[in-house]
RNA sequence: GGAGUGGCCUGGACGGUCGCUGCGUGCGCAAGCACGGGGAGGAAAGUCCGGGCUCCAUCGGGCAGGACGCCAGGUAACGCCUGGGCGGCGCGAGCCGACGGAAAGUGCAACAGAGAGCAGACCGCCGAUGGCGCCUCCGGUUCGCCGGUUGGGGCGCACAGGCAAGGGUGAAACGGUGCGGUAAGAGCGCACCGCACGACCGGUAACGGUGCGUGGCACGGUAAACCCCGUCCGGAGCAAGGCCAAAUAGGGGUGCGUUCGUGUGGCCCACACGGCACCCGGGUAGGCCGCUCGAGGCUUGUGGUGACACAAGCCCUAGAGGAAUGACCGUCCUCGACAGAACCCGGCUUACAGGGCCACUCCCACU
RNA sequence: GGGCGCUUAGCUCAGCGGGAGAGCACUGCCUUCACACGGCAGGGGUCGCUGGUUCAAUCCCAGCAGCGCCCACCA
Numbered sequence: 001g002g003a004g005u006g007g008c009c010u011g012g013a014c015g016g017u018c019g020c021u022g023c024g025u026g027c028g029c030a031a032g033c034a035c036g037g038g039g040a041g042g043a044a045a046g047u048c049c050g051g052g053c054u055c056c057a058u059c060g061g062g063c064a065g066g067a068c069g070c071c072a073g074g075u076a077a078c079g080c081c082u083g084g085g086c087g088g089c090g091c092g093a094g095c096c097g098a099c100g101g102a103a104a105g106u107g108c109a110a111c112a113g114a115g116a117g118c119a120g121a122c123c124g125c126c127g128a129u130g131g132c133g134c135c136u137c138c139g140g141u142u143c144g145c146c147g148g149u150u151g152g153g154g155c156g157c158a159c160a161g162g163c164a165a166g167g168g169u170g171a172a173a174c175g176g177u178g179c180g181g182u183a184a185g186a187g188c189g190c191a192c193c194g195c196a197c198g199a200c201c202g203g204u205a206a207c208g209g210u211g212c213g214u215g216g217c218a219c220g221g222u223a224a225a226c227c228c229c230g231u232c233c234g235g236a237g238c239a240a241g242g243c244c245a246a247a248u249a250g251g252g253g254u255g256c257g258u259u260c261g262u263g264u265g266g267c268c269c270a271c272a273c274g275g276c277a278c279c280c281g282g283g284u285a286g287g288c289c290g291c292u293c294g295a296g297g298c299u300u301g302u303g304g305u306g307a308c309a310c311a312a313g314c315c316c317u318a319g320a321g322g323a324a325u326g327a328c329c330g331u332c333c334u335c336g337a338c339a340g341a342a343c344c345c346g347g348c349u350u351a352c353a354g355g356g357c358c359a360c361u362c363c364c365a366c367u
Numbered sequence: 368g369g370g371c372g373c374u375u376a377g378c379u380c381a382g383c384g385g386g387a388g389a390g391c392a393c394u395g396c397c398u399u400c401a402c403a404c405g406g407c408a409g410g411g412g413u414c415g416c417u418g419g420u421u422c423a424a425u426c427c428c429a430g431c432a433g434c435g436c437c438c439a440c441c442a
Base pairs, nucleotide, nucleotide: 001363002362003361004360005359006358007357008356009355010354012332013331014330015329016328017327018326020039021038023036024035025034026033027032041338045349046348048347049346050345051344052343053237054236055235056234060269061268062267063266065233066232067231068230069229070084071083072082073081074080085099086097087096088095089094100228101227105226106225107222108221122167123166124163125162126161129160130159131157132156133155134154135153136152137148138147139146140145175193176192177191178190179189180188194217195215196214197213198212199210200209201208202207241289242288243287244286251280252279253278254277255276256275260274261273262272263271282441283440284439296315297314298313299312300311301310302309303308333336368438369437370436371435372434373433374432377391378390379389380388385422393409394408395407396406397405415431416430417429418428419427
């Protein structure tokens, strides 16, 4: 200098004028006015997880259902985070992983192919053994032949049969390489590699290691198919819920009948209550609380590899309800992305112009 | 704000993980003097998009996008 990896921060600045909103103080009977100080985000978003809070009498038991799934830890909790293990990718810094079980059962695998799950033989190899044919050998002979009885030897066929090495099909075909072996072959035997089980060693564990032992190798894939195992989960949501006020037709219909109905879950039990649920119709569209001080933020210290925890000090930082947080002007610059709180937090995911900082890796050159 | 559902041909909708389909519409031919009806034949698809699981995805899983529905209080 170039290429890259990980983490973090920022997201126009300054000044003026006019507005909006809610808080405090003062004035005012009130409407309101004046002054002071506050006023969107890292994602406020998607609503995908987890909690707080509130109500459902209790949230008790079981079934069903759902979520999660290597190990250890963190946390209020989690499907999140941290550290580690294993697998994959990258030269590397690093990145990615829905990562329990297929030796409990059931299912699925189109087409192709001989065969698709305790498989199979199309081409091919062999044909040891048996079979068929030919030649040869031996004896007899009337030279035409006859006999040998599981005869001997050789050659051929590929009929029975043997094989799974090679070819071929497929996403997938029942360990790999080599040597021996054989009629040809094959874990058939052996060596090495791989695998399974065990033992020992290391580690809290997942798991790793071994000049160890045993076994020729069984147990292919799929669980984001049913399922099995383990852990967790009661339901609903601030339009929850509580208080005050106002108004009307406490009207009509349907269903159920104590072995019933209701009490928010899909069902059963337990418990409580005795009329209840749904539909149509009627009325109100007002105020207050919930509402923001909280698993809160910042700094320092201590413990921990870390997530995080603990202690001390300091700080208060939007709470609206048709819904505020803006408009205009001036100056400057690198000309400004995605986007707007609605009960609150912890995460994840998604969107995001540009700028900056830190740590690290690889390549080239020079000293 | 909160809770649900849907997306397949131009329209309305089916669709066991192995062929993308039905009805209407459209095009051509037959029928008719002509049109309609009818008959025969045919064309037309990013299965909303992007990833993943699987040998294989409209279907299973995840993330986005678009569209639609519901909700307060009183008696």
Predicted 3D model of RNase P RNA and transfer RNA as a complex of 442 nucleotides. Model confidence (mean pLDDT): 81 of 100.